[in-house]
RNA sequence: CAAGCUCACCUCGGUGAUCGCGCCCCGUUUCGGCGGGGUGAGGAAAGUCCGCUCUCCAUAGAGCGCGGUGCUGGCGAAUCGCCAGGCGGGGUAACCCGACGGCAAAGUGCCACAGAGAAGUGCAGUGCUGUCGCAAGGCAGCGAGGGUGAAACGGUGGUGUAAGAGACCACCAGCGCCGCCAGCAAUGGCGACGGCUAGGCAAACCCCACCGGGAGCAAGGUCAAGCAGAAGUGAGGGGCGGCUCGUCCCGUUAUCAACUUCGGGUAGACUGCUAGAGGCGUCCGGGUAACCGGCGUCCCAGAGAGAUGAUCACCACCCUGCAAAGGGGACAGAAAGCGGCUUAUCGGUGGGCUUGGGCA
RNA sequence: GCCCUCAUAGCUCAGUGGAUAGAGCGCUACCCUCCGGAGGUAGAAGCCCAGGUUCGAGUCCUGGUGGGGGCA
Numbered sequence: 001c002a003a004g005c006u007c008a009c010c011u012c013g014g015u016g017a018u019c020g021c022g023c024c025c026c027g028u029u030u031c032g033g034c035g036g037g038g039u040g041a042g043g044a045a046a047g048u049c050c051g052c053u054c055u056c057c058a059u060a061g062a063g064c065g066c067g068g069u070g071c072u073g074g075c076g077a078a079u080c081g082c083c084a085g086g087c088g089g090g091g092u093a094a095c096c097c098g099a100c101g102g103c104a105a106a107g108u109g110c111c112a113c114a115g116a117g118a119a120g121u122g123c124a125g126u127g128c129u130g131u132c133g134c135a136a137g138g139c140a141g142c143g144a145g146g147g148u149g150a151a152a153c154g155g156u157g158g159u160g161u162a163a164g165a166g167a168c169c170a171c172c173a174g175c176g177c178c179g180c181c182a183g184c185a186a187u188g189g190c191g192a193c194g195g196c197u198a199g200g201c202a203a204a205c206c207c208c209a210c211c212g213g214g215a216g217c218a219a220g221g222u223c224a225a226g227c228a229g230a231a232g233u234g235a236g237g238g239g240c241g242g243c244u245c246g247u248c249c250c251g252u253u254a255u256c257a258a259c260u261u262c263g264g265g266u267a268g269a270c271u272g273c274u275a276g277a278g279g280c281g282u283c284c285g286g287g288u289a290a291c292c293g294g295c296g297u298c299c300c301a302g303a304g305a306g307a308u309g310a311u312c313a314c315c316a317c318c319c320u321g322c323a324a325a326g327g328g329g330a331c332a333g334a335a336a337g338c339g340g341c342u343u344a345u346c347g348g349u350g351g352g353c354u355u356g357g358g359c360a
Numbered sequence: 361g362c363c364c365u366c367a368u369a370g371c372u373c374a375g376u377g378g379a380u381a382g383a384g385c386g387c388u389a390c391c392c393u394c395c396g397g398a399g400g401u402a403g404a405a406g407c408c409c410a411g412g413u414u415c416g417a418g419u420c421c422u423g424g425u426g427g428g429g430g431c432a
């Protein structure tokens, strides 16, 4: 210098002018407002995909079912998150990716078409060999070659045989089991033995381990205002969502629990509500790291399902252009809160690293 | 804001992971008719998008897009 990998961060920036909005505080008021001050979107506020806090249903119960997660260890309030490690795959490398339990030798199921045969001690269509026959061909042996297919029952060399074959032998690959060593573990290394081979699919059923009660801030609580009931079903109904048990509440012959249909009323106020698993730091300590502990400092939207803006000028940034000048600034916008993941995004900044080339 | 559900031809719907994805109505062309309708023959047209699992995906899984419904 070129190409690339990775981590962290910033995102219509600053000043001025004019106009406009929500919330809070203070002052004033003729209660309609007016004046002043403070504050006012994001890295994803999004999707609602996970999880937690919180609230109600029983102090949230039991069994089956159902759903989720799925290498190991750690972190965290918790998760399908994060960190570190193992294994597998990709890349020359930095590094990246992985739904990665049961190596599918517990069981069941599926493997279309083609093919002789598709997983069982299976396949003889072609082929090889023997035999019978003049011949066409028949019978027997053979899974080595050809062919089909996504996949054909270990590979190479030899022995053997009529021809062949793990039938046998050597080496190699893979598997199981045993022992030793390293590691907390996943796993890895070495050695010995074994039967000779056991196909793929669990994002098919299933098995194993662990986790999960349900609903959601339009949850829930308080107050105010307003109304008109009628008909039917009915001995059980509701919390309770698939079932059973258990438990609590309401009701059991009616002045009637509950449900269905029709009809009537309200469309208000307060609360939950934002100081929190909170943000920041050339900080200190521990840890490889995620993270934890300490210290200091800051207060940072809370609405009416509704605000957080617009225009102009100058400067700054990027692009085109010799210049004058022209153009551009993405994705998107809180609604109980928080931690993650995923998705969208014009561009910019900084750190670390790899490969190739050049110069000293 | 929260919760649920769906997407297959122009419309309404089928489709145990396996041929070239079907049916009805509709559309186009031709036949029939004096013309139209009815009828007959033939045809066009599609799995919301992307990625993954698998030999193979409309179907299974993940992410996204769009539509519909409910809750004070």
Stems, first nucleotide, its partner, number of pairs: 001356010013315007021040008042331001046342002049340005054216004061245004066212005071085005086100001087098004101207002107205002109201003120153001126145001127142006154172006173197001175194002178191005220271004229262005234256001236250004278298004283294004317328004361431007370385004378415001387403005408424005
Molecule: RNase P RNA; transfer RNA
Organism: Aggregatilineales bacterium